[in-house]
Molecule: transfer RNA
Organism: uncultured Bacillota bacterium
RNA sequence: GGCGGUAUAGCUCAGCUGGCUAGAGCGCACGAUUCAUACUCGUGAGGUCAACGGUUCGAUCCCAUUUACCGCUA
Numbered sequence: 001g002g003c004g005g006u007a008u009a010g011c012u013c014a015g016c017u018g019g020c021u022a023g024a025g026c027g028c029a030c031g032a033u034u035c036a037u038a039c040u041c042g043u044g045a046g047g048u049c050a051a052c053g054g055u056u057c058g059a060u061c062c063c064a065u066u067u068a069c070c071g072c073u074a
Stems, first nucleotide, its partner, number of pairs: 001073007010026004019057001028044005050066002053063002
């Protein structure tokens, strides 16, 4: 240089070939329980879906470009 993959919550990851207000586990905060802590249970907060443009009535999802990381190859 060429080709391909990945990017979604603090972390690990779902999200069914486009449609209701984007979810789970762990973690965090608060509460219940306990003499107290842990365990367990409940509630809650937390998101520029990497960036920018395009297609569409509608995009985390499709298309182009860019960025970061990973792999294959000359």